This is a predicted structure of a 146-nucleotide part of an RNA (small-subunit ribosomal RNA, 3' minor domain) from a Phycisphaerae bacterium.
Its Rfam family is "Bacterial small subunit ribosomal RNA". Its family is annotated with structural constituent of ribosome and ribosome in the Gene Ontology.
The sequence was found in a public genome assembly.
NCBI's taxonomy places the organism under Bacteria, Pseudomonadati, Planctomycetota, Phycisphaerae.
Context: one part of a larger RNA
RNA sequence: CACCGCCCGUCAAGUCACGGGAGUUGGGAGUACCCGAAGUCGGAUUACUAACCUUUUAGGAAGUGUCUGCCGACGGUAAGCCCGAUGACUGGGACUAAGUCGUAACAAGGUAGCCGUAGGGGAACCUGCGGCUGGAUCACCUCCUU
Numbered sequence: 001c002a003c004c005g006c007c008c009g010u011c012a013a014g015u016c017a018c019g020g021g022a023g024u025u026g027g028g029a030g031u032a033c034c035c036g037a038a039g040u041c042g043g044a045u046u047a048c049u050a051a052c053c054u055u056u057u058a059g060g061a062a063g064u065g066u067c068u069g070c071c072g073a074c075g076g077u078a079a080g081c082c083c084g085a086u087g088a089c090u091g092g093g094a095c096u097a098a099g100u101c102g103u104a105a106c107a108a109g110g111u112a113g114c115c116g117u118a119g120g121g122g123a124a125c126c127u128g129c130g131g132c133u134g135g136a137u138c139a140c141c142u143c144c145u146u
Base pairs, nucleotide, nucleotide: 003109005106008102009101011099013096014095015094016093018091019090020089023086024085025084026083027082028081031078032077033076034075039071041069042068043067044066045065047064048063049062052060053059054058112133113132114131115130116129117128118127119126120125
């Protein structure tokens, strides 16, 4: 490799990651309440006791036992929070030489294009309203150069 050009979107196929999703399931940190082991500490005690003290058949002090209160591990209940796995179905995204439908854009691209907005449509898009020139062509005006 230059209009036999370039190029847009739907649809179809494949691959990948992501979002939603009735739920199912695993883990984590905490909150409230219930239960409340061991043990320290506090209280009670009509029980028991060799060491210490005394006024010595006893009493005191201390200790043991028993009962009990606070704290309290584990466990349980409840409503949530955080993180992960999985999940019928669903949504768009990216990518993939030679699939389908059209032809929206690039030339005045054959209705100039684009921006905003609203409505509509298999799809690119179309239509209305407002705006821009980053529009071609023709005519006129102003300015500059020769």